Background:
This is a predicted complex of two RNAs, RNase P RNA and transfer RNA, with 493 nucleotides together. It holds a member of the Rfam family "Bacterial RNase P class A".

């Protein structure tokens, strides 16, 4: 210098003319006009997580259901982020003690339980097909019983690896050095864990299948929710309005015991709130006429259903805030600060932020001329004019993340190649 | 704006860990004077794309794309 990868940042600029939305001030003949200010993004996207906010009881308990899962930290919160640990894999250096660097990692439990493990294979978890060994029979071809997981073969996976001993043959059967799991001790670390020692053991995989353990989550979402206006059918259907106890209060009756009613309290039951279920909590259970005392009729209230009507507006909604910018301090970092200064920064409702012209910046392509190499086919480099291009994409209650899309450019880091010193 | 579902052969759909199937359509042959119907056989698949878990994925998980439906 070039190429590739990763991360961070930027993501067209200026001038003129014509427009669009909005805030505020003034004027107005109330239709509007004038002045000043502001006007898309890093993803505004997907709606994948988490919150704010709102309603339901300022959302309570259990269970079901859903989600998460190494540790610590950050945060309003998170399935997010930062730092660390373990594991897997690749490369390099070493040379069997390993070390360095990169990448990946949904990484609790399979030693709680059962389930599954196709095909192949004897056997897929209480394993004898071949082989090896022992005993018996034998027509010497074999055959019956037993032992054996060292060898073969199958498979994705075959019962702790190597060596020695041991044995009829073998086997963690025993021993040594390893591997893995669990317990204890010491050191270290906040912890996950790591290092060393020691004891005991050898139990296949699968939990992004059931399940277990721990933790978290109440549900619905801005079409939530509140209000105004318009309009319509107090017209219809279904269900419920039940019962008991206590009172030293009040009213009426009675000589009195007491009876009837009101009021207050408590309980049961039913319905609703209550949007999986149960509990808990809250609210409601009113009252008239007739009666053959079984009930019937008419009302009122509550809930639900179906029907009819409206199809507009305001608030929520753009914010003095998990606000923005610059600097400082703390922290390895994500981030934090009761620090300093400055700022107020889109708000539409089918939806504004655009169009035209000129100039510039950057990139690309070919023709052309120039330079270099040449195996004469061609290849490479740079140049300015002409020509072309400047992406992905458009806020809709707001915020923090994640994921995906993106022409081109800048910076940093890593790796490779080439040249020069 | 919010939520739910679907994607498998040309079409309509099965298949919920173990070699991807059915019906219709298409092609070839038989039957017929010929066609239809019928009979026999055959072809046809990135299971929407990508990544992961697993020995093994249409199926389980994540992400993206396309389509459909519901809610005042």
């Nucleotide at each position: 210098a070039c190429u590739g990868c990763a991360a961070a940042c930027c993501g067209c600029u200026c001038u003129g003319c014509c427009g669009c939305c909005u805030u505020u001030u003034c004027c107005u003949u109330c239709g509007g006009g004038a002045g000043a200010g502001g006007g898309a993004g890093g993803a505004a996207a997907g709606u994948c997580c988490g919150g704010a906010c709102a309603a339901c009881a300022c959302a309570g308990a259990g269970u079901a259901c859903c989600g998460c899962a190494c540790c610590a930290c950050c945060u309003a919160a998170c399935c997010g982020g930062u730092g660390g640990g373990g594991c897997u894999u690749c490369g390099g250096c070493a040379a069997c003690g390993g070390c360095c660097g990169g990448a990946g990692u949904a990484c609790a439990g399979a030693a709680a339980g059962g389930g599954u493990c196709a095909c192949a294979g004897a056997a897929a978890a209480c394993a004898a097909c071949c082989g090896c060994c022992c005993c018996g029979a034998u027509u010497c071809g074999u055959u019956g019983g037993g032992g054996u997981a060292a060898g073969g073969g199958u498979g994705a996976a075959a019962a702790u690896g190597u060596g020695c001993g041991g044995u009829a043959a073998g086997a963690g059967c025993g021993c040594a050095c390893g591997g893995c799991a669990c317990g204890c001790c010491g050191g270290u670390g906040c912890a996950a864990g790591c290092c060393g020692g020691u004891g005991c053991g050898c139990g296949g995989a699968u939990a992004a299948a059931c399940c277990u353990u721990g933790c978290g989550g109440g549900u619905u979402g801005a079409a939530a929710u509140g209000c105004c206006a318009u309009g319509u059918a107090c017209a219809c259907c279904u269900u419920g309005c039940u019962c008991c106890c206590c009172g030293a209060u009040c009213c009426g009756g009675g000589c009195a015991a007491c009876c009837g009613g009101a009021c207050g309290g408590g309980g049961a039951a039913u319905g609703c709130g209550u949007g999986g279920c149960u509990c808990g909590c809250g609210c409601a259970u009113c009252a008239g006429c007739c009666u053959c005392c079984g009930g019937g009729c008419a009302g009122g209230c509550a809930a639900g259903g179906g029907g009819g009507g409206u199809a507009g507006g305001c608030a929520g909604c753009g914010c003095a805030g998990a606000g923005c910018c610059u600097g400082g301090c703390c922290g390895c970092g994500a981030g934090g600060c009761a620090c300093a200064g400055g700022c107020c920064c889109a708000g539409a409702u089918a939806a504004a932020u655009g169009g035209c012209a000129g100039a510039g910046a950057c990139c690309c392509c070919g023709c052309g001329a120039u330079c270099c190499c040449u195996c004469c086919g061609g290849g490479g480099a740079a140049c300015a004019a002409c020509g072309g291009g400047u992406a992905c994409a458009g806020a809709a209650u707001c915020c923090g993340g994640c994921u995906u899309a993106c022409a081109g450019g800048u910076u940093u880091g890593c790796a490779g190649u080439g040249u020069u010193c | 704006g919010c939520c739910a579902g679907u994607g498998u052969a040309g079409c309509u759909c099965a298949g919920u860990g173990g070699u991807a199937g059915a019906g219709c359509a298409g092609c070839u042959g038989a039957u017929u004077u010929g066609u239809a119907a019928u009979c026999a056989g055959c072809u046809g698949g990135u299971c929407g794309g990508g990544g992961g878990u697993u020995c093994g994925a249409a199926u389980c998980c994540c992400u993206c794309c396309a389509c459909u439906g519901g809610c005042u």